This is a predicted structure of a 673-nucleotide part of an RNA (large-subunit ribosomal RNA, domain II) from Portococcus stanieri PCC 6802. The source organism's lineage runs through Bacteria, Pseudanabaenales, Pseudanabaenaceae, Portococcus and Portococcus stanieri.

[in-house]
Context: one part of a larger RNA
RNA sequence: GCCGGCGACUUAUAGGCAGUGGCAGGUUAAGGCGGAAAUGCCGGAGCCAAAGCGAAAGCGAGUCUGAAUAGGGCGAUAGUCACUGUUUAUAGACCCGAACCCGGGUGAUCUAACCAUGGGCAGGAUGAAGCUUGGGUAACACCAAGUGAAGGUCCGAACCGACCGAUGUUGAAAAAUCGGCGGAUGACCUGUGGUUAGGGGUGAAAUGCCAAUCGAACCCGGAGCUAGCUGGUUCUCCCCGAAAUAUGUUGAGGCAUAGCGGUUGCGAUUAUAGUCUGGGGGUAAAGCACUGAAUCGGUGCGGGCGGAGAGAUCUGUACCAAAUCGAAUCAAACUCUGAAUACCAGAUGCACACGCAACCAGUCAGACUGUGGGAGAUAAGUUCCAUGGUCAAGAGGGAAACAGCCCAGAUCACCAGCUAAGGUCCCCAAGCUAUCGCUAAGUGGAUAAGGAGGUAGGAAUACAGAGACAACCAGGAGGUUUGCCUAGAAGCAGCCACCCUUGAAAGAGUGCGUAAUAGCUCACUGGUCAAGUGUUCCUGCGCCGAAAAUGAACGGGACUAAGCGAUACACCGAAGCUGUGGGAUAAGAAUAUUAUCGGUAGGGGAGCGUUCUGCGGUAGUGAGAAGCAUUAGCGCGAGCAGAUGUGGACGAAGCAGAAGUGAGAAUGUCGGC
Repeated sequence: GCCGGCGACUUAUAGGCAGUGGCAGGUUAAGGCGGAAAUGCCGGAGCCAAAGCGAAAGCGAGUCUGAAUAGGGCGAUAGUCACUGUUUAUAGACCCGAACCCGGGUGAUCUAACCAUGGGCAGGAUGAAGCUUGGGUAACACCAAGUGAAGGUCCGAACCGACCGAUGUUGAAAAAUCGGCGGAUGACCUGUGGUUAGGGGUGAAAUGCCAAUCGAACCCGGAGCUAGCUGGUUCUCCCCGAAAUAUGUUGAGGCAUAGCGGUUGCGAUUAUAGUCUGGGGGUAAAGCACUGAAUCGGUGCGGGCGGAGAGAUCUGUACCAAAUCGAAUCAAACUCUGAAUACCAGAUGCACACGCAACCAGUCAGACUGUGGGAGAUAAGUUCCAUGGUCAAGAGGGAAACAGCCCAGAUCACCAGCUAAGGUCCCCAAGCUAUCGCUAAGUGGAUAAGGAGGUAGGAAUACAGAGACAACCAGGAGGUUUGCCUAGAAGCAGCCACCCUUGAAAGAGUGCGUAAUAGCUCACUGGUCAAGUGUUCCUGCGCCGAAAAUGAACGGGACUAAGCGAUACACCGAAGCUGUGGGAUAAGAAUAUUAUCGGUAGGGGAGCGUUCUGCGGUAGUGAGAAGCAUUAGCGCGAGCAGAUGUGGACGAAGCAGAAGUGAGAAUGUCGGC
């Protein structure tokens, strides 16, 4: 892991509610009698009900309040006893699951410390004190050699330890092996016996160790501790069907009340989408009349700076600037204004809709998306509200795939039809459909600021047969090298000015150029040519901008339409709608008819099956029971049942009753493989 067995809402008492039954007031409890047994017979104590109101005295179908013969509050009888179901309370209370806490015991054969008594430490090295001899001293001191043997001394086996690495990691081993490593006469190692015990001991102290267990050992008991937590919770069909919010909470993943669901009863046309009528508002927008913000201009209080004056004071100002005027703006906490919606009321008006009550719940982690906002960075598959939708609890079709997007809400069957979204070249059902345009970028099939004689359409304006635009030919001069400046400045470093003449036209010069000249060119003009040309703006579709890590973002093939825009007609396409047939639920007198039948939590209803009990020593059964295997049939289903084989002795159906009553999950449990 698989298979098989076992495995979880029980029981008692008390209360609420519903149903059924008895009685109309109901009913006995303890106990007794009796018997094979009993649900039989006694037992009226007690309990509930039969009258309420008031704090009470008390009064009483009323009473209390009150001055009240007012008003108002509470009242003016149907119950009771059982059984069944459901729910609540108390108990282990649906089952399994702690870590802990407490009590009484058992442990120092492991290990920590200590006590008593024993044992062990190859070999080598170093050579303290002391002593001896010699030297030395007045005597010491001191020096040298020898002797000597000290030491938590040195090297290194046994022994004790455990610093590094590898192997091992379902190991050879629940801590080892291998190669190196530390101590090795000491605070050394070790045998045996003994002492200290859990709110404790012991500890050269690591919360270490106290029998593979230690921030409090182990065993049994309190004990089924408790678990607002996790997991699990077993047959079928039918009807309805939520919530993820508010408030409170030592509350935040719990609970209570309300909200939303179910069941039953009652109510009345109440409720209701839509339509009409009437309302209040201060949002969107807008505006600047208020409150503030903020720009320009005019006037300009006051101030700064400058001038005059001995001072008072006067005066100037391209400075700042109150206030005011004109113009143009901004605002969630501005409003002279002011919608759409929404909301309220009235009228009208579909639906088992609405309202009330009782009982039974679940829900209190929501998710995305559209819209209006706050927070954030006008970030987030972000967060917090509001308001719709979907998912949650919703299958089907589309979006390649894709809870929350688009279409659409699945009672069942059908080799019938019509459509929605979306599609119609092939994969792949249906148009390579028709007409008019656009795109040339594989744009389509990813993005911006910005950039560009891409291309199509439109608007405005200027020039143009008195010849434009482009190209070519020719001219482009003189005063003059204007003046200034400068080493120079001659159209062309720079500054000022920018005139006149001749002319068809020609700037005191558009650019290149020179040291400065020169030279080339342009503006401008004539000629050749011949019909459109220049500029600006708006719009459609394209282009560049465009870099990421394996090769790869049209679903693919492929497509110049099979791309984009517009128009038209077909067709395909879903569990939608229709058709035909079947079933169920509700209403209904009805087999008529109509409506309904997705569904998690959850509520309600109806059933199947298992074991045992009664009828029952039953029917049946060796002419073959139960069980097992295979297999027509029936039932929406749980299941039922016939046949055949096997099996070899039990045992239905039906009607009732009682439960150890249904298995796929619990890191379930026991067994097998």